[in-house]
Parts: sequence; structure tokens; C1' cells
RNA sequence: UUGUGCUAGGUGGGGAGCUGGCGGUGCCCUGUAACCGGAAACCCGCUUUACGCCGGGCUGAAUCCCCAUCCGAGGUUCGUACGUCAACUGGUCAGGCUAACGUCGCGCGGUGUUGAUGGGCUGGUCCUGCGCGGCGGCGACCCGCCAACCCCGCCAGGUGGGGAACCAAGCAACGGUACGUGGUGUUCGCCGGGUGCCGCAGGGCAACCGGGCCGGAGCAAGCGAACGUUGGGUCGCAGGUGGCGGCGUAUCGGAGAUGGGUGCACGA
Repeated sequence: UUGUGCUAGGUGGGGAGCUGGCGGUGCCCUGUAACCGGAAACCCGCUUUACGCCGGGCUGAAUCCCCAUCCGAGGUUCGUACGUCAACUGGUCAGGCUAACGUCGCGCGGUGUUGAUGGGCUGGUCCUGCGCGGCGGCGACCCGCCAACCCCGCCAGGUGGGGAACCAAGCAACGGUACGUGGUGUUCGCCGGGUGCCGCAGGGCAACCGGGCCGGAGCAAGCGAACGUUGGGUCGCAGGUGGCGGCGUAUCGGAGAUGGGUGCACGA
């Protein structure tokens, strides 16, 4: 150096969590040439030599076992003048949105030389009085009705007086009338009013409307714009909180790379 047979070792590792602590099952990462069966979260095996337990295989001194260094997937801790998302609270200070009101007279529209704003005259709407009309009420006038007796006239019958002629009072009917009551309205008088496209006179005239006159170019503010005031909630904003991401810090660290280390027996 090499062959055969063995042995130690290996047959995955890591992170968080759990736990007084260590390992395992479960979760996550990584990774493979990395076995099989069994039990294990009201857990399983252990105790600083704690990097599992029970049983059965495979591999085996090196690509594979052991150590160190580098690198670093990934996890975790803490932090944050960072980004993003979420809900909460606050507030209306500067902004966006929105409502009302105001200002302005920039745009559109309207109106105006068939004459704007303005000035001046006059009339109406308003008030008072009178007149006239209308309406309503009352009265008169007119036409009816209306009294068992205590109203009138005339009074049949009956009654009374008388010898008689005749006389007297008088009910009903009939006729009329008073008190009342009804009707009518061409009429007359008086009174009244939320009475009148009515007339006359006087007043008033702030505002509005109508008509002439003067004069000669604006008027007005509907919509939009701009500006202001007040309000509304939402976003932005402010505050703290949480999730995710980024960055930094600390820590653990798979795989990989490099270097080193590790047997026994027999034969050639």
C1' cells in the first nucleotide's frame, strides 16, 4: 500500500415553544445516499456524563465517523426620525369634499336705443266724509185671517112687559172691528255693515304698480367661478396602539467549503 473479516461510530441536523433544566413526540426551517416496527401533551425518557426510551436491520474506519475554522438558508430577542395596513381617540389650526348665507360682478344667460339707472309730474292701491246703488232689519201703506160671553151693527127663534097695538133687553147665524197674526213689494220713512270694478270732496303717499315728460347707457344677480362667514362628517392631520415589511443590534444556526484527527485481527 492492498484484500478479507470485525469493532467504536453512523443511520440526519437546527430554531422557537414546553420544562427548574436536558432530550423526544407535535410546529417551523433546512436537507438527503440518510432504515423499519412500538408508546408518548390531563405527555414520554432523563437529571448537568441530562443531545431520548423499547425491539429489529443496514453501514462501517472514511464522500459517509470525530474536531476546528469560514460562509450562511432560517428562527428568535431588542430597537426604530422608515414604509404600509387596521381599528381607536382627538380636533377643525392650514388643505381636499360638502350645505346654508353673504360679498363680488369674472364667464354664461336675462333685460335695455321699440329707451336702462336716475330725476320730476300725475294717477291707483290706503284713510275720512258725503252722495248714489245694493243687501239686511224695523215701521208705515196695501191685501187677508182673527172675539162662545165680559167688542160693535143687525138681531130669526126664544124671553120679559102690555088687554091689544106695540115696546125692551138680547143668544146663534150674518156683517164688521180691536189686540194680535200672515202675505206682498211698483212704493215711502228710519236704522245698520268685513256692503260696491260707482260718483264727488279732502287727506296720505313708506312701498309697489300704471301713464306722460326730461335725459341718453346701462340695469339686474338666475346658474357657474372667485372670495368670506358659519356648520357637517369623511379623508388628510395629530396622538398613542397593534399587524406585516424594511433596516440595525444581539443570539442560535441547517446545508456547503477548507484543514486536521480516528482502530483491531489475519493474509499478500